[in-house]
RNA sequence: GGCCGAUUAGCUCAGUUGGUCAGAGCGUCCGCUUCACAUGCGGAAGGUCGGGGGUUCAAAUCCCUCAUCGGCCA
Numbered sequence: 001g002g003c004c005g006a007u008u009a010g011c012u013c014a015g016u017u018g019g020u021c022a023g024a025g026c027g028u029c030c031g032c033u034u035c036a037c038a039u040g041c042g043g044a045a046g047g048u049c050g051g052g053g054g055u056u057c058a059a060a061u062c063c064c065u066c067a068u069c070g071g072c073c074a
Base pairs, nucleotide, nucleotide: 001073002072003071004070005069006068007067010026011025012024013023019057028044029043030042031041032040050066051065052064053063054062
């Protein structure tokens, strides 16, 4: 330098025929249970879907560009 992949909640990740409120597990907080803790059960908070731009009535999803990380080739 060229090519490919990844980037979504604090962490690990789902979600692409574009359309219903953006989700799960773990973690955190609250409640129940316990003498207390753990476990278990119930609930809650937490996200400009990496940044910017474009297409569209509508974008996490399509297109362009930038950034970071990983891999392959030279």

Overview: A computed fold for a 74-nucleotide RNA from a Pseudomonadota bacterium, annotated as transfer RNA. Rfam family: tRNA. Rfam classes the family as a transfer RNA. The prediction has a mean pLDDT of 80.